């Protein structure tokens, strides 16, 4: 110091869905519960995307986020075999 690939052992997260709550809303929390995952650990004005569409605007359509999503890419951390 590497850690593409492979993967042992102890193990770790937790998809839909259901029920509660909050929320306009996407969604988030929490219990049940397991689809996958070797970063499904953190990061949301550090970068791109995706999703809602409240408040304003406009009053024909429409637009609009310092709101949400990281298990979408991405950035940054960490564990273990083994050389």
């Nucleotide at each position: 110091a590497u850690g593409a690939a492979u993967a042992g052992u102890g193990g770790g997260c937790a998809a839909a869905a259901u029920u509660a709550u909050u929320g306009a809303a996407a969604a988030a929390u929490a219990a049940u519960g397991a689809c996958g995952c070797a970063a499904a650990a953190c990061u949301a004005a550090a970068g791109g995307g995706g999703c809602u569409u409240a408040a304003c605007c406009a009053c024909c359509a429409g637009g609009a986020a310092a709101g949400u999503c990281a298990g979408c890419c991405a950035g940054u951390u960490g564990c273990a075999a083994a050389u």
Predicted 3D model of an 83-nucleotide RNA (c-di-GMP-I riboswitch aptamer) from Acetobacterium woodii. Rfam family: c-di-GMP-I riboswitch aptamer. Its family is annotated with cyclic-di-GMP binding in the Gene Ontology. The sequence was found by an Rfam model in a public genome assembly. Its mean pLDDT, the model's own confidence on a scale to 100, is 75.